[in-house]
Annotation:
Transfer RNA from a Candidatus Micrarchaeota archaeon, 75 nucleotides, folded computationally.
This record gives sequence, structure tokens and C1' cells, in this order.
RNA sequence: GGGCCCGUAACUCAGCUUGGCCAGAGUGUCUGACUUUUAAUCAGAAAGUCGUGGGUUCGAAUCCCACCGGGCCCG
Repeated sequence: GGGCCCGUAACUCAGCUUGGCCAGAGUGUCUGACUUUUAAUCAGAAAGUCGUGGGUUCGAAUCCCACCGGGCCCG
């Protein structure tokens, strides 16, 4: 220098091909119930500029371009 993959909640991930409801799950955190207490269980809640910027579009996590970070391969 070239190619490929990954980046979404505190953590681990799904969703991306096929653009369309308010972006979801598990774990964790907080509150409540239960319990002598803790744990477990149950109920509820908070938490996201979908890596960054731009473009296309009525509409973008999703399509296009550039860049940033991580990994692998080639030279």
C1' cells in the first nucleotide's frame, strides 16, 4: 500500500441481504412484592446521537461515499 470482517444499552449480542409501528433480547443496575434476613423467584423502571461526518430518499441501524478504531490475510 491492497483485500476481508467487526463497531447497536454498563456487558454479551440480535436486527442490516428485503429501507417503513416508538430500535429489541439476555445479563447487570434501581424500585417494589415475597422472606426473620440474604439469596432465589415474581412485577415494574431507568439506560441507545445504532463508531463519526456527508449523500440518496417522503422516510436510513439498514443503501452509497469518506474517515476513525479493532481484528485477520496478502504484498
Rfam family: tRNA. Rfam links the family to the GO term triplet codon-amino acid adaptor activity. NCBI's taxonomy places the organism under Archaea, Nanobdellati, Microcaldota. Its mean pLDDT, the model's own confidence on a scale to 100, is 80.